[in-house]
Context: one part of a larger RNA
RNA sequence: CCGUGGCUAAGGAACUCGGCAAAUUAACCCUGUAACUUCGGGAGAAAGGGUGCCCCCUUCGGGGGGCCGCAGUGAAACGGGAGCGGCGACUGUUUAUCAAAAACACAUGGCUUUGCUAAAACGAAAGUUGAAGUAUAAGGCCUGACACCUGCCCGGUGCUGGAAGGUUAAGAGGAGAGGUUAGACGCAAGUCAAAGCUUUGAAUCGAAGCCCCAGUAAACGGCGGCCGUAACUAUAACGGUCCUAAGGUAGCGAAAUUCCUUGUCGGGUAAGUUCCGACCUGCACGAAUGGUGUAACGAUCGCUCCACUGUCUCAGCCACGAGCUCG
Numbered sequence: 001c002c003g004u005g006g007c008u009a010a011g012g013a014a015c016u017c018g019g020c021a022a023a024u025u026a027a028c029c030c031u032g033u034a035a036c037u038u039c040g041g042g043a044g045a046a047a048g049g050g051u052g053c054c055c056c057c058u059u060c061g062g063g064g065g066g067c068c069g070c071a072g073u074g075a076a077a078c079g080g081g082a083g084c085g086g087c088g089a090c091u092g093u094u095u096a097u098c099a100a101a102a103a104c105a106c107a108u109g110g111c112u113u114u115g116c117u118a119a120a121a122c123g124a125a126a127g128u129u130g131a132a133g134u135a136u137a138a139g140g141c142c143u144g145a146c147a148c149c150u151g152c153c154c155g156g157u158g159c160u161g162g163a164a165g166g167u168u169a170a171g172a173g174g175a176g177a178g179g180u181u182a183g184a185c186g187c188a189a190g191u192c193a194a195a196g197c198u199u200u201g202a203a204u205c206g207a208a209g210c211c212c213c214a215g216u217a218a219a220c221g222g223c224g225g226c227c228g229u230a231a232c233u234a235u236a237a238c239g240g241u242c243c244u245a246a247g248g249u250a251g252c253g254a255a256a257u258u259c260c261u262u263g264u265c266g267g268g269u270a271a272g273u274u275c276c277g278a279c280c281u282g283c284a285c286g287a288a289u290g291g292u293g294u295a296a297c298g299a300u301c302g303c304u305c306c307a308c309u310g311u312c313u314c315a316g317c318c319a320c321g322a323g324c325u326c327g
Stems, first nucleotide, its partner, number of pairs: 001323001002321007010313002014311001019308001027051005036041001038145001052067006080306007087298002092104002109142006120129003146293004151223003156220002158216005165211003171205002176200005183192003224242005251285001252282001263279005
């Protein structure tokens, strides 16, 4: 010097990203206990008091008496507490070895497939799982307790249904064309050319799909602009116009979402980019990609208060160590 442990005047978070770390609290008994609440909780809420030794009754428990000038100890393994807010209902699960969470799961709700040799999955197949189950079942997808709710759009994409018309493959079909040459003509070169064989090949017929017609958003998704207008001003219940499939409803809102922004106002502080309550000008919330609330819960995240402390003002001392350095 470092490490581990212990103590510290006065102050008590002034430390710091942040009370990180440390300290406080603590067992048992008694009293007592708020908001809120799903009436179970919250709750060990909070807050306050007690605990020694000896003798007797009666072993425990309980009771009575005594001892002590004052104080402490007398349980030492064993909670610090309170308030406000975000997120997630909860108990659970997770990145073995940098992340435990607001992520995953969850009970709940919904859509959808499947009538049994089920759908789905594995497998060239046999077969197996599903299931020794049978729609109150099984598979897929989304949501995520509970309460109140879940608006508008089917134009695009997807899915489901439809079948008149258009388009359309293999295949069927075989109009026509080419090659070859018995033969005919010709002095010859050659020209023409039947049947057969062969190479092609038009029309026509020809399914699903697509085009097309409907339905469907707790399917994928989407949910406007400009201008004017009220007897102060401002604002616009109102009107006009353009576009769209339809123009964002309820609720919430500077939010885990707000760029401008430390928005503005209020609260808390002497002083508050965080926090809480409002406002609404929502760059760019919004309804099962769920919306808004919510008691309880959380090694969750933000803020505040009480208590407490060497975190700090500001450092000092002590013990220990095959530690490092020096001797």
Notes:
The prediction has a mean pLDDT of 85. Large-subunit ribosomal RNA, domain IV from a Bacteroidota bacterium, 327 nucleotides, folded computationally. The source organism's lineage runs through Bacteria, Pseudomonadati and Bacteroidota. The RNAcentral record of the full RNA draws on ENA.